[in-house]
Context: one part of a larger RNA
RNA sequence: UUCGUGGCUAAGGAACUAGGCAAAAUGGUCUCGUAACUUCGGGAGAAGAGUACCCUUCAUGAAUAAUGAAGGCGCAGUGAAGUGGCCCAGGCGACUGUUUAACAAAAACACAGGACUCUGCGAAAUCGAAAGAUGAAGUAUAGGGUCUGACACCUGCCCGGUGCCGGAAGGUUAAGAGAGGGGGUUAGUCGCAAGGCGAAGCUCUUAAUUGAAGCCCCGGUAAACGGCGGCCGUAACUAUAACGGUCCUAAGGUAGCGAAAUUCCUUGUCGGGUAAGUUCCGACCUGCACGAAUGGUGUAACGAUCUGGGUACUGUCUCAGCCACGAGCUCG
Numbered sequence: 001u002u003c004g005u006g007g008c009u010a011a012g013g014a015a016c017u018a019g020g021c022a023a024a025a026u027g028g029u030c031u032c033g034u035a036a037c038u039u040c041g042g043g044a045g046a047a048g049a050g051u052a053c054c055c056u057u058c059a060u061g062a063a064u065a066a067u068g069a070a071g072g073c074g075c076a077g078u079g080a081a082g083u084g085g086c087c088c089a090g091g092c093g094a095c096u097g098u099u100u101a102a103c104a105a106a107a108a109c110a111c112a113g114g115a116c117u118c119u120g121c122g123a124a125a126u127c128g129a130a131a132g133a134u135g136a137a138g139u140a141u142a143g144g145g146u147c148u149g150a151c152a153c154c155u156g157c158c159c160g161g162u163g164c165c166g167g168a169a170g171g172u173u174a175a176g177a178g179a180g181g182g183g184g185u186u187a188g189u190c191g192c193a194a195g196g197c198g199a200a201g202c203u204c205u206u207a208a209u210u211g212a213a214g215c216c217c218c219g220g221u222a223a224a225c226g227g228c229g230g231c232c233g234u235a236a237c238u239a240u241a242a243c244g245g246u247c248c249u250a251a252g253g254u255a256g257c258g259a260a261a262u263u264c265c266u267u268g269u270c271g272g273g274u275a276a277g278u279u280c281c282g283a284c285c286u287g288c289a290c291g292a293a294u295g296g297u298g299u300a301a302c303g304a305u306c307u308g309g310g311u312a313c314u315g316u317c318u319c320a321g322c323c324a325c326g327a328g329c330u331c332g
Base pairs, nucleotide, nucleotide: 001328002327003326004325005324006323007322008321009320011318012317015316020313028053029052030050031049032048037042039150054072055071056070057069058068059067060066073077085311086310087309088308089307090306091305092303093302097109098108113148114147115146116145117144118143119142125134126133127132151298152297153296154295156228157227158226161225162224163221164220165219166218167217170216171215172214176210177209180206181205182204183203184202185201188197189196190195229247230246231245232244233243256290257287268284269283270282271281272280
């Protein structure tokens, strides 16, 4: 002198910093006391308060318990160590649980609950070439798949496209079958010959017709994949538009929520909190680009969760100093 670990510090007390990160503080038992909210269980160890807490003797007592009285010692009587800081508001996820073994523990996964869908049992589904196995020694209150995710209140409109389910009149349509036609071959026949014609059979080819599902077609289905408009005008200040017109669409976004884990413009505007607030909370609605099981809105409890505020507390800081132990470096 640097690093590591530990201890102390005047006055101030978050001024540090992205952020109270780290540290400090709280801490046991007993007694008293305890709010909003609430699913009536909780919240709650809420918060907060105490001259409560040791030892000896005595009394009551079965008692070394408990209560009472008197006394004793110390700075200090829960304590040797271990051992909650607390409160308010909001987001997300109901919860306990699970996870990226070694940078992520979460708002991600799971979850009970909800819904749709398939499956009648040699089930569907899955593995396998098969046998066979799982499903299941189960049987629709069962089993598989998909989505959602406690609970409360709810879950609107669109079936035009895609998918799925159902339908079967018509159109289209494969292999196969195949009427008819054409070619080859040749018994035969004609010819003196060259050669011509040529039945049946066999064979090559052509293909009228027939021919299932599918597709076209008809209907259903959105807790299936998904989708849920534009322009113009209008009220006796202005502004706005309950109202009207028009174009397009399968239908034009309902309830609820909304600058939001979603808002670009944006530090939107107003209110609150601060001396001062790009964050935070409450509102507004102009939703660039919320919205209803890719669930919507609430919600007590819960959380090593995220955000904002307060109190306590502190070497985080103003601003640095000292000490102990260990390690290194440097100088003598």